[in-house]
Molecule: small-subunit ribosomal RNA
Organism: uncultured bacterium
RNA sequence: UAGAGUUUGAUCCUGGCUCAGAUUGAACGCUGGCGGAAUGCUUUACACAUGCAAGUCGGGCGGCAGCGCGGGGGCAACCCUGGCGGCGAGCGGCGAACGGGUGAGUAAUGCAUCGGAACGUACCCAGUAAUGGGGGAUAACUGUCCGAAAGGACAGCUAAUACCGCAUACGCCCUGAGGGGGAAAGCGGGGGAUCGCAAGACCUCGCGUUAUUGGAGCGGCCGAUGCCGGAUUAGCUAGUUGGUGGGGUAAAGGCCUACCAAGGCGACGAUCCGUAGCUGGUCUGAGAGGACGACCAGCCACACUGGAACUGAGGCACGGUCCAGACUCCUACGGGAGGCAGCAGUGGGGAAUUUUGGACAAUGGGGGCAACCCUGAUCCAGCCAUUCCGCGUGAGUGAAGAAGGCCUUCGGGUUGUAAAGCUCUUUCGGCAGGGAAGAAACGGUGGGCUCUAACAUAGCCUGCUAAUGACGGUACCUGAAGAAGAAGCACCGGCUAACUACGUGCCAGCAGCCGCGGUAAUACGUAGGGUGCGAGCGUUAAUCGGAAUUACUGGGCGUAAAGCGUGCGCAGGCGGUUUUGUAAGACAGGUGUGAAAUCCCCGGGCUUAACCUGGGAACUGCGCUUGUGACUGCAAGACUCGAGUGUGGCAGAGGGGGGUGGAAUUCCACGUGUAGCAGUGAAAUGCGUAGAGAUGUGGAGGAACACCGAUGGCGAGGGCAGCCCCCUGGGUCAACACUGACGCUCAUGCACGAAAGCGUGGGGAGCAAACAGGAUUAGAUACCCUGGUAGUCCACGCCCUAAACGAUGCCAACUAGGUGUUGGGGAAGGAGACUUCCUUAGUACCGUAGCUAACGCGUGAAGUUGGCCGCCUGGGGAGUACGGUCGCAAGAUUAAAACUCAAAGGAAUUGACGGGGACCCGCACAAGCGGUGGAUGAUGUGGAUUAAUUCGAUGCAACGCGAAAAACCUUACCUACCCUUGACAUGCCUGGAACCCUGCUGAGAGGUGGGGGUGCCCGAAAGGGAGCCGGGACACAGGUGCUGCAUGGCUGUCGUCAGCUCGUGUCGUGAGAUGUUGGGUUAAGUCCCGCAACGAGCGCAACCCUUGCCAAUAGUUGCCAUCAUUUAGUUGGGCACUCUAUUGGGACUGCCGGUGACAAACCGGAGGAAGGUGGGGAUGACGUCAAGUCCUCAUGGCCCUUAUGGGUAGGGCUUCACACGUCAUACAAUGGUCGGUACAGAGGGUUGCCAAGCCGCGAGGUGGAGCCAAUCCCAGAAAGCCGAUCGUAGUCCGGAUCGCAGUCUGCAACUCGACUGCGUGAAGUCGGAAUCGCUAGUAAUCGGAGGUCAGCCAUACUCCGGUGAAUAUGUUCCUGAGCCUUGUACACACCGCCCGUCAAGCCACGGGAGUCGGUAGCACCCGAAGUCGCCGACCCAACCUUUCGGGGAGGGAGGCGCCGACGGUGAGACUGAUGACUGGGACUAAGUCGUAACAAGGUAACC
Repeated sequence: UAGAGUUUGAUCCUGGCUCAGAUUGAACGCUGGCGGAAUGCUUUACACAUGCAAGUCGGGCGGCAGCGCGGGGGCAACCCUGGCGGCGAGCGGCGAACGGGUGAGUAAUGCAUCGGAACGUACCCAGUAAUGGGGGAUAACUGUCCGAAAGGACAGCUAAUACCGCAUACGCCCUGAGGGGGAAAGCGGGGGAUCGCAAGACCUCGCGUUAUUGGAGCGGCCGAUGCCGGAUUAGCUAGUUGGUGGGGUAAAGGCCUACCAAGGCGACGAUCCGUAGCUGGUCUGAGAGGACGACCAGCCACACUGGAACUGAGGCACGGUCCAGACUCCUACGGGAGGCAGCAGUGGGGAAUUUUGGACAAUGGGGGCAACCCUGAUCCAGCCAUUCCGCGUGAGUGAAGAAGGCCUUCGGGUUGUAAAGCUCUUUCGGCAGGGAAGAAACGGUGGGCUCUAACAUAGCCUGCUAAUGACGGUACCUGAAGAAGAAGCACCGGCUAACUACGUGCCAGCAGCCGCGGUAAUACGUAGGGUGCGAGCGUUAAUCGGAAUUACUGGGCGUAAAGCGUGCGCAGGCGGUUUUGUAAGACAGGUGUGAAAUCCCCGGGCUUAACCUGGGAACUGCGCUUGUGACUGCAAGACUCGAGUGUGGCAGAGGGGGGUGGAAUUCCACGUGUAGCAGUGAAAUGCGUAGAGAUGUGGAGGAACACCGAUGGCGAGGGCAGCCCCCUGGGUCAACACUGACGCUCAUGCACGAAAGCGUGGGGAGCAAACAGGAUUAGAUACCCUGGUAGUCCACGCCCUAAACGAUGCCAACUAGGUGUUGGGGAAGGAGACUUCCUUAGUACCGUAGCUAACGCGUGAAGUUGGCCGCCUGGGGAGUACGGUCGCAAGAUUAAAACUCAAAGGAAUUGACGGGGACCCGCACAAGCGGUGGAUGAUGUGGAUUAAUUCGAUGCAACGCGAAAAACCUUACCUACCCUUGACAUGCCUGGAACCCUGCUGAGAGGUGGGGGUGCCCGAAAGGGAGCCGGGACACAGGUGCUGCAUGGCUGUCGUCAGCUCGUGUCGUGAGAUGUUGGGUUAAGUCCCGCAACGAGCGCAACCCUUGCCAAUAGUUGCCAUCAUUUAGUUGGGCACUCUAUUGGGACUGCCGGUGACAAACCGGAGGAAGGUGGGGAUGACGUCAAGUCCUCAUGGCCCUUAUGGGUAGGGCUUCACACGUCAUACAAUGGUCGGUACAGAGGGUUGCCAAGCCGCGAGGUGGAGCCAAUCCCAGAAAGCCGAUCGUAGUCCGGAUCGCAGUCUGCAACUCGACUGCGUGAAGUCGGAAUCGCUAGUAAUCGGAGGUCAGCCAUACUCCGGUGAAUAUGUUCCUGAGCCUUGUACACACCGCCCGUCAAGCCACGGGAGUCGGUAGCACCCGAAGUCGCCGACCCAACCUUUCGGGGAGGGAGGCGCCGACGGUGAGACUGAUGACUGGGACUAAGUCGUAACAAGGUAACC
């Protein structure tokens, strides 16, 4: 020392991305009251107009251009006059090397820290000694001249603190120690005596000057240590490294030069390339670190670019000089001028950075004796919310919780004490008045002290005192007025504090990450509300943090990224026991330094704070010194346990070479022999009648070595296998002896290194890439088959990679055991075979502690430690490109970036899935019976059609379904005609009772009349109320309009499948597991046993209904045995029986035997009406399918409102080339037809069922009895049985279709009903591929009834009974389900996931004939300025000499030489941009082709 979001269905881990924090010389957007403090071109070291930024001294000098004063002249204008104040220009001195700016260059000629010796120093301080005497010039000026200008030439005059000799020399320098050499300048003030005409001399003071010594401060030089990235930069270096002589410098030095030697630097990173001013510090951080180097301070570098020197104490000089170059300006075209990276300011660039301000008042600097002058240093002001800090925009009270806004469940809530109102205050701002500190030196004056001959002067100390303020009438203070003038910005899905409404509808848009938006968006936009901060708030950019995500503190490498394929081994790192010494490391004390500022602590000053300031601490560092001697190092010595050597055994596919053996394959020859062989899922290609295959004999040749053989052995690894011989490496065991740390690891290096591949030469039996053919297939460049070449083998030489794996580097030590096995040794036992135990080296399995994300590892560690090496840092791009190295090539090795994604990944969990496994069940298959698919018809659907053919249902699980009845109605659709508070509900007003009868008109709805009628309750009445009807206006009604993907409810399906869960406990970091798995068993998670589980719930079963048996009770409408009676249970009688309908009993594996585990249970049996859930029904767990339904109903939202509502008439839902589903009837003789005849059950019936009788061939009519039903009716059951006939045919089968005639229902049968009679008599002769139902009272077959309903398209649906089978050996296969297990890259869950080419768009990158630039170096050419060196002719005042002509010394000009910038030429190197074309890569909802991978992924996958 804080974390969070994001990979998954969920989990743990790894790992990246993202966020919350702090910060900034910032910018942008919106907004903006005041003050203080601070900062303000980060970009073009781009170019600069204009002004200013370095002058000063008359007390150095000659002077006097200009100004003022004085004097003189002149009427005046004006002129003269350096006399005075002063002073332009000039000579001279000092300064200009500071101050100010910038960061281009620079990776060390630099900076920081600490040291060092061979130096310089103007001004300043202290000391010593001087300041004597001469000389010759020159500018200014004057004159002449050249030039456009800038500027210059010549002649003449003149001064100095300018210049030059001479003298002197305490100290100084040189020296051969004798000696030699070398200086100066004056100026100003004052003054008693003396001198002088005067100036003055002289004395003195001050300043200056000269020489020298020392100091301070400053500067130059040297060393050590530290200071960015790249090795895809590995070698660099000739003045290079050293020496000697010489030169040079202030000074050491290859700093320079000549000669000599051949060195010097480098893996501890030289050289090269890129980048960069360094530091104190700043930001961040817990710290260690990381990033940065604005402002302030120290150092360095630079001044348009490059070069050079001059002057000077100091420069190779920002506002100096010379040269070259580029640029700009002036020009008379000849030639000149310039350098804002000083302060302002301009243009340009840019996202972006201020005034052409004031003042020297303060601080500081330069000059001066001073006054003073100069100072864009500085101090102030101005601009900017750029940053930091402070203040304000009001305070109290105030509920009718106002109005308005927003929301609303319509009740209310919220804005909100917020406002208004009332009572106060007045900071800041505005106005008015007052008004600072910053200022004291210098100056004047008084006193004292010193110098002095002096009381002058001067200096020092001190008292008094005048003057001086840019800021600025500013800070501050006071007064009056008045809440008056002063709030915004961002956000509100999670992270992250804060939510609603409307609009929008994958659009517009948002987004830091995850992600929002496709009609109910807390995520877009707006509004209301809220949250955060507040004169600011957000965004963007950037740094650190979080990030332990480069891990020193503080990470990892079996499977997540990561152990080099293996060994040997130099450097390096690390190193056993012991003694002594040393003191490099280490530790301790002292000391020097670590600039100031900053940070921190304690104080102080501004009202506070920011800010400023005093003191302290700190600056973790470096140096010096003293000490200690444990540890490391070093030196010397010793030791034996590490390591090694010797001796003796042992095992072994360890390696190399040579020989040799048998089996098998193939081939060849011959014999026997005949038609096939071979091959496959099945085939074909192939071989064979020219004799194969088969078989026998003989031969050839190559490769590999069955059995033994093993989880066994050996080797460093790759790897090694018949047997024998030779050579050879290593290991291990035993006991002793010897050496004496000789060791471990190992970057670079060296060696070995499977297979494939390459080169040369051999060899070639089998196998077999490529290739050919045959199959398979939609295709099949594959899998399968037949052939077959490289290759596989040998020798020699390369290649150097593998999933080279234990995915686990090597060495050493320590830390429970058990079991097997290989090699060696020992002990015990045994007569022996052998057995047991111990030990050591290997090799396997299990396992404790511990570790691990888990899986797992576990003395052979992935445990606990030490040493050394290698490697990793998100996925993709990519082990790729470029460059280098290696290679004959193939290629290997080293190894990026742009761009792109928010994941990629590991282990484990639960599911789901598998052309994975095991078990098990089901009419799932099989075994059977009957069907469908063909025909005709019915019905539903699709499609087509239509004004409309209303809508829904669509795999199983839509399709005789919603619909248990479409002619009208229904009806939702279409056409036409009508209505608009409405057909229906509630509320308001108004009128009338309601209601009944009846005209005209219209298709009808409707429109328009006439007549009748006056109710109920309360009340005395007036009046009121309830109810109904009509009219009116508005709220509203209404909608079968949309959304079943907003919903409730209901339903289907998996499935009547046996499952689905919970509590507690336990295990696991966790998701989860356990229970529920296992062994049996069952129809069943049914039961039993076992078990870290023990219990429980929803399901199963049971309870319910029905049916099968019995009993009790009750007998009418039921029944009839006995007794009467009748045509007839008809009547009497009876309730025994049947039956009815109520209550009970009964069946529980209860009993027996066997099997089983002594269980559960199963098998068999007895008894029983029924036997193992007796049969059937109802009953449907958790859930799945966004399954179905907004058109049953309910309902959110949206939509329509003279219509998408309502009414009416007619039409449509009934169409018809066609396709499908479900059925009916058939195709016939187990049948049809005719005649006769028998036996049910369950239902329905008053708008009804309807008897008998009569009529009709019949449908039906008539009729009216009975029945509200155990009473009457529907109602004749049919198949069956008994006869007859038909005789295999499109029929005496089949009945479609059509014609005619009828019946019934109904307002009405045309579209569009059913039925009857007569006639007609179609297809069809048992149905392709395929497919459905059914396991017993079932299938099949036969009829009956009901609901709906006026009638009916019912052949449908739902019930009822009659007759009544066959088959099941079984679970291999198809299908569905259950449980366990396994794999998984699936989780929208295999209808999953996913790969590659091609096509399209876009992006970045590589190659590329080349092209255009840049950089540095090398070689050569040219050679400016300039220093240095050299030079006979030209020029020259000082000094020397001189015969006075000159000469010498010295200087100048000129010339020559070395070096030398710019420029030029050349060959290469590195680098940037660009390039037709080209290569792969990334990305992009719905393109093409296939199906490679994930399951045994359908040929296991992978390297």